[in-house]
RNA sequence: GCGGGCGUAGCUCAGAGGGAGAGCACGGCGCUUACACCGCCGCGGUCGGAGGUUCGAGUCCUCCCGCCCGCACCA
Numbered sequence: 001g002c003g004g005g006c007g008u009a010g011c012u013c014a015g016a017g018g019g020a021g022a023g024c025a026c027g028g029c030g031c032u033u034a035c036a037c038c039g040c041c042g043c044g045g046u047c048g049g050a051g052g053u054u055c056g057a058g059u060c061c062u063c064c065c066g067c068c069c070g071c072a073c074c075a
Stems, first nucleotide, its partner, number of pairs: 001071007010024004018055001026042005048064005
């Protein structure tokens, strides 16, 4: 340099045009002598960035950034 995959909550991920969600973590309450487990509730998001298409974009298109894989190059 070329091709492909990935980027969504603190972590691991789902969601593939019309409600942003789950588990774990964190906080509170219950339970317990107490802790853990368990149950209930809550907090937590520029959906990597910008632009475009659309009535409507996390989802489709373009460019850019980052990570991973393969190929090529390596004076």
Transfer RNA from an Alphaproteobacteria bacterium, 75 nucleotides, folded computationally. Model confidence (mean pLDDT): 83 of 100. It matches the Rfam family "tRNA". Rfam links the family to the GO term triplet codon-amino acid adaptor activity. Rfam classes the family as a transfer RNA. The sequence was found in a public genome assembly.